[in-house]
Context: one part of a larger RNA
RNA sequence: GGCCACUGCUAUUGGAGUUCGACUAAGCCAUGCGAGUCGACUGGUUCUUCGGAACCAGGGCAUACGGCUCAGUAACACGUGGGUAAUCUACCCUCGGGACGGGGAUAACCCCGGGAAACUGGGGAUAAUACCCGAUAGGUGGAGCGGUCUGGAAAGAUGCUCUGCCCAAAGGCUCCGGCGCCCGAGGAUGAGCCUGCGCCCGAUUAGGUUGUUGGCGGUGUAACGGACCACCAAGCCUAAGAUCGGUACGGGCACUGAGAGGUGGAGCCCGGAGAUGGGGACUGAGACACGGCCCCAGGCCCUACGGGGCGCAGCAGGCGCGAAAACUCCGCAAUACGCGCAAGCGUGACGGGGGAACUCCAAGUGCGCCUACGUUUAGUGGGUGCUUUUGCAGAGUGUAAACAGCUCUGCGAAUAAGGGCUGGGUAAGACCGGUGCCAGCCGCCGCGGUAACACCGGCAGCUCAAGUGGUGGCC
Numbered sequence: 001g002g003c004c005a006c007u008g009c010u011a012u013u014g015g016a017g018u019u020c021g022a023c024u025a026a027g028c029c030a031u032g033c034g035a036g037u038c039g040a041c042u043g044g045u046u047c048u049u050c051g052g053a054a055c056c057a058g059g060g061c062a063u064a065c066g067g068c069u070c071a072g073u074a075a076c077a078c079g080u081g082g083g084u085a086a087u088c089u090a091c092c093c094u095c096g097g098g099a100c101g102g103g104g105a106u107a108a109c110c111c112c113g114g115g116a117a118a119c120u121g122g123g124g125a126u127a128a129u130a131c132c133c134g135a136u137a138g139g140u141g142g143a144g145c146g147g148u149c150u151g152g153a154a155a156g157a158u159g160c161u162c163u164g165c166c167c168a169a170a171g172g173c174u175c176c177g178g179c180g181c182c183c184g185a186g187g188a189u190g191a192g193c194c195u196g197c198g199c200c201c202g203a204u205u206a207g208g209u210u211g212u213u214g215g216c217g218g219u220g221u222a223a224c225g226g227a228c229c230a231c232c233a234a235g236c237c238u239a240a241g242a243u244c245g246g247u248a249c250g251g252g253c254a255c256u257g258a259g260a261g262g263u264g265g266a267g268c269c270c271g272g273a274g275a276u277g278g279g280g281a282c283u284g285a286g287a288c289a290c291g292g293c294c295c296c297a298g299g300c301c302c303u304a305c306g307g308g309g310c311g312c313a314g315c316a317g318g319c320g321c322g323a324a325a326a327c328u329c330c331g332c333a334a335u336a337c338g339c340g341c342a343a344g345c346g347u348g349a350c351g352g353g354g355g356a357a358c359u360c361c362a363a364g365u366g367c368g369c370c371u372a373c374g375u376u377u378a379g380u381g382g383g384u385g386c387u388u389u390u391g392c393a394g395a396g397u398g399u400a401a402a403c404a405g406c407u408c409u410g411c412g413a414a415u416a417a418g419g420g421c422u423g424g425g426u427a428a429g430a431c432c433g434g435u436g437c438c439a440g441c442c443g444c445c446g447c448g449g450u451a452a453c454a455c456c457g458g459c460a461g462c463u464c465a466a467g468u469g470g471u472g473g474c475c
Base pairs, nucleotide, nucleotide: 001475002474003473004472005471006470007469008468009467012363013362014361015360016359017358019356020355021321027319028318029317031316032315033314036061037060038059041058042057043056044055045054046053047052068274069273070272078198079197080196081195082194083193084192087191088190092187093186094185095184096183097182098181100134101133102132103131109124110123111122112121113120114119138166139165140164141163142162143161144160145159147158148157149156172179173178200246201245202244207237208236209235212234213233214232215231217229218228219227249271250270251269252268253264254263255262256261276297277296278295279294280293299310300309301308302307327353329352330351331350335349336347337346338345339344366386367385368384369383370382371381372380373379391411392410393409394408395407396406397405418464419463420462421461422460423445424444429459431458432457433456434455440447441446
C1' cells in the first nucleotide's frame, strides 16, 4: 500500500454487483408457504344455462430435478488423461416389426361397526391405459457344426440343428386433427465401475495387515471384483514414508506480488457428500430418497393414558450462540422445470420490490457582479443577476402491479460536509487558555514535575472526502 471482518464519528443522490447467520451452535424451532399435474385412461357424487363445471377415488407421469449446507471425507472424493472385450439408461430421436383370445378382483359408493384422536375392521356392488392367464412374436442359457465381419486383441456380432428356462401389447382414448401401447436394433443424454499422473502437516508415529495377498468354485450385482461365502496356498504394503495421529469437501478461481511465490477457496460455476445422530430396505429407468417408509437413540408436542404426531443445512421468521449478518413482502408478466394434444395449472426455482455506509462506479453540496465593514489580503454582512444535477409539485412513459429510472413542465441557491491529524518518522502551530510526572497522550521514539508546538479546550492549519479513523487477519 492492497484485500477481508468487526467497530467509533459522520452521511445528499443515482447506477452496478458472484455482497449480507460461512467463521461461533451440521444448535433448537411457533406460524405460513416451498410439487404437482392429466377428464384426450376409468368409476362415481353434486351442480348445470345441458355446452359443461367442481369434487371423491382408482390409474399414469413427475416428486432421484430444482433449492440448502460443508458435518464427514487425505479418498479414484476431486482435477486431468484413458478404459469398459465388465455395464445400465425413463422421457427424446431414427429404423424394422406387432397389438390375437380370455379371466378374476378392487377403491370411491352403499350397509354395519371400533377409536379421544391418528386412523381403522367387516359385508355388498362396479370400471379402466390397474391386475392376471393363454397364444404368437421375442429374449436368454447349454451342446454340436461352419464360415464371415468389427477390432490392436474375440471373450463380441452373425447362420443352421437339438434342447432347457423366461416370456409382449391398450386395436385403448379422441374435440377425428391426433395422442398413445408392445418387441427388436441403433442414436442421443445421463450414470455406474476400473485405471496412469497430480493431491496438506507430523518420524517426539517404524513397522502395518488375517478377508489380510493370491488361487479354484460359487453367491450377489446392470456390471468387474475378497464385494461376499466355502476350500487351498502364505502372502501383501512399507524409509520413493506404509501404519498411526492432526488438519481439511476438491477444482475453476480469489487476494497479494514486477515476477517467482505466499495465502485463501463459505458465496458464482463444475464435481462430491449430508438432511436431528445411526442403521435398513421398499418402490422405481434411476434413491437406499431433505419436505417417502421401517427400526434404534436423544429432543419436542397432543392424549380420554389405551395410543398417536414432528424433524427449516428450502423461503421468510423466532430463540440461543456470538464482535458479527435483511422482510413472517409482491408475482408467475419474463427465464426455466414438472404434468398436459393443447388451452393451461403449479413452482419461496426464478423475476421483482423492501432493509444494510458490504464493495465498486458516477454526480452534487453552486457561479458571477456591485457595495459596506475589515490594515490591502483572508473573511463577514447587504443588494442584484445566472444556472438547476439533486430537491419539491404535476403529466407521460416505464412495470404483472408498483418502486426506481427516463422525457417534459413549473418553483426555487434553494434541500446536502465530515473524519483524522498538526514533536519526529509524516503534510500542517515555537498561537492563546487550562493542567502541573496529576489528569492524560503514545504503532515506535517518546511527551507531562508552572511559560507543554506532544495532555484538555479555543483559534489557526494540513490531509482525505460521503466518507474518515480504530481493532483483528492475509500478501